[in-house]
Molecule: RNase P RNA; transfer RNA
Organism: Desulfobulbaceae bacterium
């Protein structure tokens, strides 16, 4: 000096006018809505997708089996996770670092297209040997050759010519010691090799999960034809809690259950203090936890307020000047977006920055 | 807000690991007619919403996105 990796952060600011929701106060007015003036609050890191997991609410404090869905190294974190964190295996890069649905294929079942002998227990196209001499019988699986994959790789011996048929060295199996909390690692012995692949095919294992959802669910007004028709149904019960089923248990008779039609779409609550920010100390490699202090008690709208415009600055691009830089003119950008219960991840979106380690390469000293 | 399906031709659907992805209709040429319509021949018609993963091999099977549709209020 260029290039690259990781991990944080920020994500426009003041000021003016006119305007929107909400609360306090004061004043007018009133049946009540309200009107006026002063003060004060008022969107985000993703509020978003609704992809996980909660908290809260109701359904019997939800019981037992089975179907059904999910999660898949491992140890921790946590209220919990499909989230994180560390760490082990695989893969990929010269690195730093990344990536990783990463249990099981010697329980079973399937399935492996064309091609090619042969796609998995069977076999031999072309070749190689023997033998035989006119295309055959035996023996091979080095080597072609097909395919995405073809019965351990590689070299030595040894063979008619070959093979774990023998060896050594890799690999693989299995069983032992050593470290590790543990996935795993190292190391040693003993087996010629059993066991092609697919499980984001079914499955098997292991561990989780009861259903709904704030249009949950409570309370208050308001207004109708408290209307019709159909099935079902009376203790041996229709039907509902209660999700697919069973089974139990509970509710259950002017009763369920569908269809038609009829009123009303209004208010209160739930709903803002919470697994909450900040900052300090302490523990922990780290996610995180404990402790002490301090703030927040006024965002809470409902068809949905939180805006527009102007002014100046920022910050970064472009152009032009020259005094050649932290310059000055002048244009231009300034983003993705938006609360609806409430909270913890994940993932999509994001204009411009900015800090902070760490890699590579070249030159220089 | 909350909770469900669904995206294959121009339109309405099949198809659910190994196809050049198929069907009706519709569209284009041709026949036939003086013309047109039926009617007969023939053909084209697609990144299978997009993007990554698994698999030798994806339109199927996973994950994320993107776009469309449909349900849910209360009383009696």
């Nucleotide at each position: 000096u260029g290039g690259a990796g990781u991990g944080g952060g920020c994500g426009c600011a003041u000021g003016g006018u006119c305007g929107c929701u909400c609360c306090c106060u004061g004043g007018c007015a009133u049946a009540a809505a309200g009107c006026c003036a002063g003060g004060g609050a008022g969107a985000g890191g993703a509020a978003a997708g609704u992809c996980c997991g909660g908290a809260c609410u109701c359904c019997a404090g939800a019981g037992g089996g089975c179907a059904g869905g999910g999660u898949g190294g491992u140890u921790c974190g946590u209220a919990a996770c499909g989230c994180g964190a560390a760490c082990u295996g695989a893969g990929g890069g010269c690195g730093a670092c990344c990536u990783u649905a990463a249990g099981g294929a010697a329980a079973g079942u399937g399935c492996c297209a064309c091609a090619g002998a042969a796609a998995a227990u069977a076999u031999a196209c072309c070749g190689c040997c023997a033998c035989g001499u006119a295309u055959g019988u035996g023996g091979u699986a080095a080597g072609g050759g097909u395919g995405a994959a073809a019965u351990g790789g590689c070299g030595a011996g040894g063979u008619a010519a070959g093979a774990g048929c023998u060896c050594a060295c890799c690999g693989c199996u299995u069983c032992c010691g050593u470290g590790g909390c543990g996935a795993c690692a190292c190391g040693g012995a003993a087996g010629g090799c059993a066991u092609g692949g697919u499980a984001a095919a079914c499955c098997c294992c292991a561990c989780c999960c009861g259903g709904a959802g704030c249009a949950a669910g409570g309370c208050c007004a308001a207004a109708u034809a408290g209307g019709g028709a159909a099935a079902c149904g009376a203790u041996c019960g229709a039907g509902g809690g209660c999700u697919g089923c069973c089974c139990g248990c509970c509710c259950g008779a002017u009763g369920u259950u569908u269809c038609c039609g009829g009123g009303u779409a209004g208010g209160c609550u739930g709903c803002a203090a919470g697994a909450g920010g900040u900052g300090c100390c302490g523990g922990g490699c780290g996610a995180c936890c404990g402790g002490c202090a301090u703030c927040c008690u006024a965002a809470g709208a409902u068809a949905a307020a939180u805006g527009a415009c102007c002014a100046u600055g920022g910050u970064c691009c472009c152009g032009u000047g020259c005094u050649g830089g932290u310059c000055a003119c002048g244009g231009g950008a300034u983003a993705c977006a938006g609360a609806a219960u409430c909270c913890g991840g994940c993932u999509u979106a994001u204009a411009g920055c900015c800090c902070a380690c760490u890699c590579c390469a070249a030159u220089c000293u | 807000g909350c909770c469900c399906c669904c995206g294959u031709a121009g339109c309405u659907c099949a198809g659910g690991g190994g196809a050049u992805a198929g069907a009706g209709c519709a569209c284009a040429g041709g026949a036939u007619u003086c013309c047109u319509a039926a009617u007969c021949c023939u053909g084209g018609u697609g990144c299978c919403g997009c993007a990554g993963g698994u698999u030798c091999g994806a339109a199927u099977c996973c994950u994320g996105c993107c776009g469309g549709g449909g349900g849910c209020a209360c009383c009696a």